[in-house]
This is a predicted structure of a 485-nucleotide part of an RNA (small-subunit ribosomal RNA, 5' domain) from an uncultured bacterium. RNAcentral holds the full RNA, with entries from ENA and SILVA.
Context: one part of a larger RNA
């Protein structure tokens, strides 16, 4: 000097960060992901025009929000690289939107406690076929450009493969394509903790032909063939850890840590899997297996806060089961709007950092009390009273916001803030005083009680226990404690 801090005494205000470090323990209860009738079928309601519902379809649910459990790793930093790649929405070009079929919900009827099952019917931007092909994919030719290195770029031919409507007529989708942006994947070089009382590790292991697989290289997987690969420059094993930008501390170099904001990574009860999809192997989606809770008519069936609140528990110890979408900024939607515990705001908590205030000016050779004393004094001490003067605070009337844009809209808020009245009025303590290291005397105790970071104090005058005056240092704090320089 420095904490996400605990305790202990003490407490007046505001602004402004931060607040489960422990059990990735187990969770009532509410909410935290919709939308979209300008894509569609039906049910209702009133009433013929709209409104609510339920499905289908479409986008979104991979964001955005929580945690650090694994992980010593190409995870993450930085720097290259992808001639081995993808990319929904959204810019910007280029070429289409023709013409048939079809099923399955919702419904209706039947079983069921429930979840859900049977049968029967139907529409669409649902789904399958048929035409058309400027680009595109594959094929074969050709020349011969760039480069290390053709699978790249160039002409010619030949085969394959698309679409869907809706409106309020202005539009908005739809299908191939090329580019951009912005993403994601993959590779590589160097950085990245201890420990050797861990010395030998490995069989898909290391490599190679082929083939599968994937957006895509690859033992990624397989089948065959070699017998390879790594290792004292520390492999293998084992302990501990999410890494960065930072952050603490020092002159620095370093060294300790990774709370909060920010990027990236891994997880969503435990462990596996795939499916949809442009993008998951998907916290609030599906499937199995385990444990554990809950419901049942006993046949079967739900569940999963490391989302925001909040409950046990655990602990020295960490908050409201708030308000509001008005801002920002998201998803849907042509929009109008809806959703949103993201966010923006309040509430607690002296946790921390900053700022303010507890009154000011005059006031005695100096009251009283208190303490001391060589009994003459001295100290508290301008300190008090007294006088005069202030109103940040505080109490009570009034008014009353910026934040908000071309234009509507304020949750916070009747809150900041003005302004009028009242009256010093409502507001100080915590530690130390032998040396270290500012600050001293009485009195009481007598190696006891008792202090103590070190040194060391106490056995009869203790400046080092208690106590009191005084006096130092900090101050709405003050000490102690842990932990780090």
């Nucleotide at each position: 000097g420095a904490u996400g801090a605990a305790c202990g005494c003490u407490a007046g205000c505001g602004a402004g960060a931060c607040g489960c470090u422990u059990a990735a323990c187990a969770c009532a209860u509410g909410c935290a992901a919709g939308u979209c009738g300008a894509a569609u079928g039906c049910u209702g309601a009133u009433u013929u025009a709209u409104c609510a519902g339920c499905a289908u379809g479409g986008c979104a649910g991979a964001c955005g929000g929580g945690u650090g459990a694994g992980u010593a790793a190409c995870a993450c930093g930085u720097g290259c690289u992808u001639a081995a790649u993808u990319u929904g929405c959204c810019c910007c070009g280029g070429a289409g939107u023709g013409g048939g079929g079809g099923a399955c919900a919702a419904c209706a009827u039947c079983g069921g406690a429930a979840a859900c099952g049977g049968u029967g019917a139907u529409a669409a931007u649902c789904c399958c076929g048929c035409a058309u092909a400027c680009g595109u994919u594959c094929c074969a030719u050709a020349a011969a450009a760039u480069g290390a290195a053709a699978a790249u770029a160039u002409a010619u031919g030949g085969a394959a493969g698309a679409a869907a409507g809706a409106u309020u007529u202005a539009u908005c989708g739809c299908u191939c394509u090329g580019g951009g942006a912005g993403g994601a994947g993959g590779g590589c070089g160097c950085g990245c903790c201890u420990g050797a009382c861990u010395a030998g590790u490995u069989a898909g292991u290391u490599g190679g032909u082929g083939a599968g697989g994937u957006a895509a290289u690859g033992g990624c997987u397989c089948a065959c063939c070699a017998a390879g690969a790594c290792g004292a420059u520390g492999a293998u094993c084992a302990g501990u850890a999410g890494c960065u930008g930072g952050u603490c501390u020092g002159a620095g170099a370093g060294g300790a840590c990774g709370a909060a904001c920010a990027g990236c990574c891994a997880c969503a009860a435990u462990g596996g899997g795939a499916c949809u999809g442009a993008g998951a192997c998907a916290a609030g989606g599906c499937c199995c297996a385990u444990a554990c809770c809950c419901c049942u008519a006993c046949g079967g069936g739900g569940g999963g806060c490391a989302g925001c609140a909040g409950u046990g528990g655990g602990g020295a110890a960490u908050c409201u089961u708030g308000c509001g979408c008005a801002a920002u900024g998201g998803a849907c939607g042509a929009a109008a709007g809806u959703c949103u515990g993201a966010c923006g705001c309040a509430g607690c908590g002296a946790u921390c950092u900053c700022g303010c205030g507890u009154g000011a000016a005059g006031g005695a050779u100096g009251a009283a009390g208190c303490u001391u004393u060589g009994c003459g004094g001295a100290g508290u001490g301008u300190a008090a009273a007294c006088u005069u003067c202030u109103u940040u605070u505080c109490u009570g009337g009034g008014a009353g916001a910026a934040a908000a844009c071309g234009a509507c809209u304020g949750a916070u808020g009747g809150u900041a803030u003005c302004u009028c009245a009242g009256g010093a009025a409502u507001a100080a303590g915590g530690g130390a005083c032998g040396g270290c290291u500012a600050a001293c005397u009485a009195c009481g105790u007598g190696c006891c009680a008792g202090c103590a970071g070190c040194c060391g104090c106490g056995g009869u005058a203790a400046u080092a226990c208690g106590u009191a005056g005084g006096u130092c240092c900090c101050a709405a704090g003050c000490g102690u404690u842990a932990u780090c320089c």